[in-house]
RNA sequence: ACACGCUGCGCGGGAGAGACUCUCGACGAGCGCCGAAGGGGCAAUUCCUCCCCGGAACCUCUCAGGCACCAGGGACCGCGCGGGCCAG
Numbered sequence: 001a002c003a004c005g006c007u008g009c010g011c012g013g014g015a016g017a018g019a020c021u022c023u024c025g026a027c028g029a030g031c032g033c034c035g036a037a038g039g040g041g042c043a044a045u046u047c048c049u050c051c052c053c054g055g056a057a058c059c060u061c062u063c064a065g066g067c068a069c070c071a072g073g074g075a076c077c078g079c080g081c082g083g084g085c086c087a088g
Stems, first nucleotide, its partner, number of pairs: 006083008018031001020030003032067003038063001039061003045055002
């Protein structure tokens, strides 16, 4: 001085599922449903000579969350700006 992995911020894109019933001012409840915040589970798989340990899904469960439009959230992708770590 500095890469990837890690992480924060901004901008853009970003799906799915009842405008059902009851109550009704709001809102709530019931039933039905969705999964791409988060969480749980198995484990495809990853590391290693092998095993164990560890990591691990957009697979799965639907706890949470969500289910007209709008708004909000939104994994993930792209661009930009940082933080920190460290191989070389």

This is a predicted structure of an 88-nucleotide RNA (Glycine riboswitch aptamer) from Nocardioides limicola. Its Rfam family is "Glycine riboswitch aptamer". Rfam describes the family as follows. This family represents the bacterial glycine riboswitch. Its mean pLDDT, the model's own confidence on a scale to 100, is 75. Of the family's consensus pairs, 90% are formed in the model. The sequence was found by an Rfam model in a public genome assembly.